[in-house]
RNA sequence: GUGGACGUCUCGGGAGAGUGGUGCUCUGUGCACCCGCCGAAGGGGAAAGCCGGCAACGGCGAAGCUCUCAGGCAUCCGGACCGAGCGGGAACC
Repeated sequence: GUGGACGUCUCGGGAGAGUGGUGCUCUGUGCACCCGCCGAAGGGGAAAGCCGGCAACGGCGAAGCUCUCAGGCAUCCGGACCGAGCGGGAACC
């Protein structure tokens, strides 16, 4: 001098699915129940393969896959992920 991993930081982008019905409230974009749906907060599952074992079997084993517990289904909020900034300093010259 360049500058990784990483960060509950800042900014920007960011999909899907009912402005459903009923009741309570009437301060509300609120609450409860019912039916229908969504998957990209979070969470659960497990393949190839690897390991142990004579074997049976057991353990490890990812996700934008899958399940929808949670969450969500006009706006707002949230939102995996991406980009930029800031921080950070591995490593290299």
A computed fold for a 93-nucleotide RNA from an Acidimicrobiales bacterium, annotated as Glycine riboswitch aptamer. The sequence was found by an Rfam model in a public genome assembly. Its Rfam family is "Glycine riboswitch aptamer". From the family's description: This family represents the bacterial glycine riboswitch. Glycine riboswitches usually consist of two metabolite-binding aptamers domains with similar structures in tandem. The aptamers cooperatively bind glycine to regulate the expression of downstream genes. In Bacillus subtilis, this riboswitch is found upstream of the gcvT operon which controls glycine degradation.